Context: one part of a larger RNA
RNA sequence: CUCUGGUUAAGGAACUCGGCAAAAUAACACCGUAACUUCGGGAGAAGGUGUGCCCCCAUCAGGUGUAGCGAUACGCACGUGAAGCCGAAGGGGGUCGCAGAGAAAUGGCGGUAGCGACUGUUUACUAAAAACACAGCACUCUGCAAACUCGUAAGAGGAAGUAUAGGGUGUGACGCCUGCCCGGUGCCGAAGCCCCGGUAAACGGCGGCCGUAACUAUAACGGUCCUAAGGUAGCGAAAUUCCUUGUCGGGUAAGUUCCGACCUGCACGAAUGGCGUAACGACUUCCGCACUGUCUCGACCAGAGGCUCA
Numbered sequence: 001c002u003c004u005g006g007u008u009a010a011g012g013a014a015c016u017c018g019g020c021a022a023a024a025u026a027a028c029a030c031c032g033u034a035a036c037u038u039c040g041g042g043a044g045a046a047g048g049u050g051u052g053c054c055c056c057c058a059u060c061a062g063g064u065g066u067a068g069c070g071a072u073a074c075g076c077a078c079g080u081g082a083a084g085c086c087g088a089a090g091g092g093g094g095u096c097g098c099a100g101a102g103a104a105a106u107g108g109c110g111g112u113a114g115c116g117a118c119u120g121u122u123u124a125c126u127a128a129a130a131a132c133a134c135a136g137c138a139c140u141c142u143g144c145a146a147a148c149u150c151g152u153a154a155g156a157g158g159a160a161g162u163a164u165a166g167g168g169u170g171u172g173a174c175g176c177c178u179g180c181c182c183g184g185u186g187c188c189g190a191a192g193c194c195c196c197g198g199u200a201a202a203c204g205g206c207g208g209c210c211g212u213a214a215c216u217a218u219a220a221c222g223g224u225c226c227u228a229a230g231g232u233a234g235c236g237a238a239a240u241u242c243c244u245u246g247u248c249g250g251g252u253a254a255g256u257u258c259c260g261a262c263c264u265g266c267a268c269g270a271a272u273g274g275c276g277u278a279a280c281g282a283c284u285u286c287c288g289c290a291c292u293g294u295c296u297c298g299a300c301c302a303g304a305g306g307c308u309c310a
Stems, first nucleotide, its partner, number of pairs: 001305008010296002014294001019291001027051005036041001038173001052095006062086003068080003096100001108289004113284002115281002120132002136171007148157003174276004179206003184203002186199003207225005234268001235265001246262005
């Protein structure tokens, strides 16, 4: 010097991408326990108190169960039950130590937001997740020698099932909902062609310019061009916001993160689902309490290596 342990004044996250690591919490009994909620939960929420040993109440409660008694089907077995044995918990008093769950083992907690409902599954050997799955929802195909899949075929699976069934696709508990467009492509309908129709929880798509109100600003309103139709509800600097550390508010002495708002959405948006949501999460973000050698800033101790000599 390296590693593995242990202790550490004062401070207590100032460390750091980040409390990573460590510390702290911890058992059992009792008291007590918020928002929110799908009324089940949340919850061991949080936060407190007690715990050794000795004596007494005490022949304690209770258990077991001999004798006896009761009952009897007179053999067992049964009911009750002195004795004997075991004995939870409680009340009162005393006593020792710094310390009584005296060692070991044995939850840290709270608040906020995002995502995913949940338990599960996954990259065997760098990723466990917000990815996959999921119950639920929807569309579509299939009338049975089914659709569909494997096979050249025979045949097999589907299924010893029969539309409350089976296959495919999408979405993903639950709650409130799911707007407009069939011009293109697909599908249906069609013998072919012409013409025409249906279908968006099918593939997909969902505008521009100009003007206008008695301060200003803004534009409920009007004009015009184009379109198949011009983005509805809800949400919005968002896992989406370029400009951007947007602006305002909150928290801090100080906050590119965070939370609440605003809307100018570069480039949200409704089953490629939209917005909420209790519970859940080795997920992600921010804050606080407790705690600490993470740090200010190091120090010391023990062991194992390394190093020197033999």